[in-house]
RNA sequence: CUGUGAAGUUAUACGCAGCCCUUUCAAGUAAUUGAAAGCGGAAAAACGAGGUGAAAUCGGUGAAGCCUAGCAAUAGGUAAUACCGAGCCAAGCCCGCCUUAGGCGGGAAGGUGUAGAGACUAUCCUUUUUAGGAGUAGAUCAUUGUUUAAACGAUGAUCGAAGCGCCUCGCUUCCUUAUUAUGAGGAAGAUGAUAUAGUCCAUCCCUAUAAGUAAUCAUAGG
Numbered sequence: 001c002u003g004u005g006a007a008g009u010u011a012u013a014c015g016c017a018g019c020c021c022u023u024u025c026a027a028g029u030a031a032u033u034g035a036a037a038g039c040g041g042a043a044a045a046a047c048g049a050g051g052u053g054a055a056a057u058c059g060g061u062g063a064a065g066c067c068u069a070g071c072a073a074u075a076g077g078u079a080a081u082a083c084c085g086a087g088c089c090a091a092g093c094c095c096g097c098c099u100u101a102g103g104c105g106g107g108a109a110g111g112u113g114u115a116g117a118g119a120c121u122a123u124c125c126u127u128u129u130u131a132g133g134a135g136u137a138g139a140u141c142a143u144u145g146u147u148u149a150a151a152c153g154a155u156g157a158u159c160g161a162a163g164c165g166c167c168u169c170g171c172u173u174c175c176u177u178a179u180u181a182u183g184a185g186g187a188a189g190a191u192g193a194u195a196u197a198g199u200c201c202a203u204c205c206c207u208a209u210a211a212g213u214a215a216u217c218a219u220a221g222g
Base pairs, nucleotide, nucleotide: 001018002017003016004015005014019041020040021038022037023036024035025034026033027032047170048169049168050167051166052165057086058085059084060083061082062081065078066077067076068075069074087112088111089110093107094106095105096104097103098102116201118200119199120198121197123134124133125132126131138159139158140157141156142155143154144153145152171189172188173187174186175185176184177183205222206221207220208219209218211216
């Protein structure tokens, strides 16, 4: 300096995370990479397009901050979030086999697990691009067709959309090497998603019951 906790919006302070700067150690020819430290933040930032949207399950180990009880040691609660084992997984990559423009099996990286308990969906146009317009996917409500019912439709009204993951290509900067020139190889281009966008549902509100000193947790109804 940048994110996030942060709810529809705002964020002094604070927690967590990313990057930069300085120093040290290790690897590398080098650019750089990894780790540790810091009364550090002066400066500048962290590119574009296309493809994919699957699995989404069962267990386990931690946790800052905050709340409650206590003189205190400490204990209980909540929780931003850090991970592990097994299982499973779209496109792409590697390997093997086959009835070979595809199929089957295995592997690596990564993902899922990990929202607020959770369900569903990867639209279009425009330089007003931290925006505007449309009304696709999906969803809610009302009426209605067939039907025992469900499922499946129709009409109208109302909301209304996400890759920061993975893959491929390009672009920018830097390093090494070759050459008259062309070329080749390598490095970097942050984190955010333990829900990002949107529609539901849940929670937030009230009442009751049960546990607890309390914080709080669970169930039922409104």